[in-house]
Molecule: THF (Tetrahydrofolate) riboswitch aptamer
This record gives sequence, C1' cells and structure tokens, in this order.
RNA sequence: AUCAGAGUAGAUUUGCGCGCGUAAAGUGCGGAGCGGACGGGGAGUUGCCGCUUUGACGAAAAGCCAUGCGGCUUGCGGUGCGCGGAUCGCAUCCCGCUGAA
Repeated sequence: AUCAGAGUAGAUUUGCGCGCGUAAAGUGCGGAGCGGACGGGGAGUUGCCGCUUUGACGAAAAGCCAUGCGGCUUGCGGUGCGCGGAUCGCAUCCCGCUGAA
C1' cells in the first nucleotide's frame, strides 16, 4: 500500500411496570424559527431527532361509588416515561483498531 471485519449514539418493534388524555391533550401530517446527536479521534449532509410557534385533519366510551370537587374499575388513544428482549444501526469523507500476515 491492498482486501475484509469489529464496535456507538440511536431507530423500530415487543413484554412488563408507572403515568397522561378521554371536558381532546397527545400521536400522525404541512409551514416557520431555534437547537441537538451522529462507532475511538476529526469533519459532517439535501438524512435523523428535539423544542417553540402556526395550519389542516381528527377520536370511544361504559359501569360503579360520591352527589361538592371528585374517586374507582374495564375499555379506548397510530398516548408519555422507565426497565428487559428482538431486529436494524456511523448518509458520507479522513485517521485509528482487529485480521489476512
């Protein structure tokens, strides 16, 4: 010098637990602004994520107790968080690491 490989954050999904909403927030979709993360080091996107704001769309309640607020249970929501499992996993570039040796 050449070829091959490993490993992250995280994403998706699933189980369990604890919440939130059901008086409609959240989720999903579009716009604007701001920010963040992206293998061990550096750089880093038109990709990813978050926050704020805005627009459109849009829903599953039932029973019991109380009868003043409300509480409980079972459901429902492309619902939030935590832990475990599974799958995927640096856009890309340079260097490093392991192997071929």